[in-house]
Context: one part of a larger RNA
Molecule: small-subunit ribosomal RNA, 5' domain
Organism: Hadesarchaea archaeon
RNA sequence: GGCCACUGCUAUCGGGGUCCGACUAAGCCAUGCGAGUCAUAGGGUCGACGGGAAACCGGAUGAGAUACCUGGCGCACGGCUCAGUAACACGUCGUCAACCUACCCUGGGGACGGGGAUAACCUCGGGAAACUGAGGGUAAUCCCCGAUAGGCGCGGGAGGCUGGAAGGCGCCCGCACCCAAAUCCCGAAAGGGGCCCCAGGAUGGGACGGCGCCCUAUCAGGUAGUUGGUGGUGUAACGGACCACCAAGCCUACGACGGGUACGGGCGAUGGGAGUCGGAGCCCGGAGAUGGGCACUGAGACAAGGGCCCAGGCCCUACGGGGCGCAGCAGGCGCGAAACCUCCGCAAUGGGCGAAAGCCCGACGGGGGGACCCCGAGUCCCGCUGGUCUUUGACCGGUGGGUUUUCUGGAGUCUAAAAAGCUCCAGGAAUAAGGGGUGGGCAAGGCUGGUGCCAGCCGCCGCGGUAAUACCAGCACCCCGAGUGGUGGCC
Numbered sequence: 001g002g003c004c005a006c007u008g009c010u011a012u013c014g015g016g017g018u019c020c021g022a023c024u025a026a027g028c029c030a031u032g033c034g035a036g037u038c039a040u041a042g043g044g045u046c047g048a049c050g051g052g053a054a055a056c057c058g059g060a061u062g063a064g065a066u067a068c069c070u071g072g073c074g075c076a077c078g079g080c081u082c083a084g085u086a087a088c089a090c091g092u093c094g095u096c097a098a099c100c101u102a103c104c105c106u107g108g109g110g111a112c113g114g115g116g117a118u119a120a121c122c123u124c125g126g127g128a129a130a131c132u133g134a135g136g137g138u139a140a141u142c143c144c145c146g147a148u149a150g151g152c153g154c155g156g157g158a159g160g161c162u163g164g165a166a167g168g169c170g171c172c173c174g175c176a177c178c179c180a181a182a183u184c185c186c187g188a189a190a191g192g193g194g195c196c197c198c199a200g201g202a203u204g205g206g207a208c209g210g211c212g213c214c215c216u217a218u219c220a221g222g223u224a225g226u227u228g229g230u231g232g233u234g235u236a237a238c239g240g241a242c243c244a245c246c247a248a249g250c251c252u253a254c255g256a257c258g259g260g261u262a263c264g265g266g267c268g269a270u271g272g273g274a275g276u277c278g279g280a281g282c283c284c285g286g287a288g289a290u291g292g293g294c295a296c297u298g299a300g301a302c303a304a305g306g307g308c309c310c311a312g313g314c315c316c317u318a319c320g321g322g323g324c325g326c327a328g329c330a331g332g333c334g335c336g337a338a339a340c341c342u343c344c345g346c347a348a349u350g351g352g353c354g355a356a357a358g359c360c361c362g363a364c365g366g367g368g369g370g371a372c373c374c375c376g377a378g379u380c381c382c383g384c385u386g387g388u389c390u391u392u393g394a395c396c397g398g399u400g401g402g403u404u405u406u407c408u409g410g411a412g413u414c415u416a417a418a419a420a421g422c423u424c425c426a427g428g429a430a431u432a433a434g435g436g437g438u439g440g441g442c443a444a445g446g447c448u449g450g451u452g453c454c455a456g457c458c459g460c461c462g463c464g465g466u467a468a469u470a471c472c473a474g475c476a477c478c479c480c481g482a483g484u485g486g487u488g489g490c491c
Base pairs, nucleotide, nucleotide: 001491002490003489004488005487006486007485008484009483012377013376014375015374016373017372019370020369021335027333028332029331031330032329033328036073037072038071041070042069043068044066045065046064049058050057051056080288081287082286090212091211092210093209094208095207096206099205100204104201105200106199107198108197109196110195112146113145114144115143116142121136122135123134124133125132126131150178151177153175154174155173156172157171160169161168184193185192186191214260215259216258221251222250223249226248227247228246229245230244231243232242233241263285264284265283266282267278268277269276270275290311291310292309293308294307313324314323315322316321341367343366344365345364349363350361351360352359353358380402381401382400383399384398385397386396387395388394389393407427408426409425410424411423412422413421434480435479436478437477438476439461440460445475447474448473449472450471456463457462
C1' cells in the first nucleotide's frame, strides 16, 4: 500500500454487482408458502346450458363443470448446506473384450383370442383422534392367461464383420428357458395423439486404471476377509463386494499404520516476478438432510417437503394410542463482534404435466432493507459594494445577474403492475460535509488559554513533575473526502 470481517463519528443522488446468518450452534423452530398435472385413459359426482359479433352449431343417447377415486407421467430435476471425507472424493488423461439409460431421434416389424380383480360408491361396524375393518358392486391406457413375433442360454456347424486381440456382432441346425402389445383416445373421414418388440443413435449415469493431491516419525511397524486360489451368492456390470473351503500371504523408510487438519477443482487475494495465503457466494464435481440403520417403488433413490426401525427432542391424547423434522423462501428463538421483508408476479428465462388452450413453480424475474464492493455526479457560478485580517487574496454582510445534476410538483414513456430510470414542463441556490491529524518517522503550529509525573496521550521512539509545537480546549493549518478513523486477519 492492497484485500477481507467487525466497529466509532458522519452521510445528498444515480448506475452496476457472481455482496449480505459462510466463520459461532450441520443448534432448535410457531405460521404461511416452496409439486404438480392430465377431463383427448376410466369410474364417480354436480349438471342445462356451452361456443360464437351474428347467422348458427352442439346438447338429458349428457353440453359444460369437478382432481373425489383408479390410471399415466413427474415428484431421483430444480432449491439449501459444507457436517463428514486425506478418499479414485476431486482434477486430468485413459479403459469397459465387465455395464445400464424413462422421456427424445432414426430404421424395421407388429397390436390376435380370452379372462379377472379393485378403489371411488352403497350398507354395516371399531376408534378421542390419527385412522381402520367387513359385506355388496363396477370401469379402464389396471392385472392375468394363451397365441404369434421376439429375446436369451447351451451344444454343434459354416467360417462372414469390427478389432492389437473375440469371450463381441452376424448366419444355419437342435434343445431348454423367458415370453410383447391398448387398435386405446379425439375426429364423419382424412388425419392426429398414443401402445408393443428389435436394432442403432443421442443424453445421462455406473465401474476400473495411470499421474497429481496438506501437516506430523515426540506415530515404525501394520493387516484375519487380511493376500491369493477354487466353487458359489449377488449386481445392470467386474471384483474378497459377500459366502464356503484351501493356501499363507499382502503393505511398509519412495513413509505403511496411527494422529491432526480439511469437501475438491475452475478460481480469488497479494506480489514486478518467484512465491505466499485463501477456496463460503458464481460454475463443475462430491457429500448430507435431527444422529444412525434398512429396504420398497421405480429407467433412475436407499429418496430434503415418501416408508420402516432404534436413539434423542418437541406436540396432541379420552392414557388405549397418535403426530413432527426449515442445511427450501420469508420469519422466530438461541449463539454471537457480526448479517435483510412472515413483499409482488408467473410478463421474461427455464422446468413438470398436457394434443392444445393452459395449469403449477419462494426455480426464476422484480420490488423493499443494508456506506458490502466497484463506477459516476453534486453540495454552485459571475459582477458591484461595505467591513475584518496576513498586500495579491480569504472570510463575513448587502445587492444584481446566471445555471438546475440533485430536490419539489406535473405529464409521457418504461413495467405483469408499480418503483426506479429516461424525455419534457414549472418552481427555486434553494435540499446536501465530514472524519482524522499537526514532536520524529510523516504533510501540517516553536500560536493562545487550562493542567502540573495529576488528568491524560502514545503502533514505535517517547510526551506530562509551572512558560507542554506531544495532555484538554480555542484559533490557525495539513491529508483524504460521502466518506474518514480504529481493531483483528492475509499478502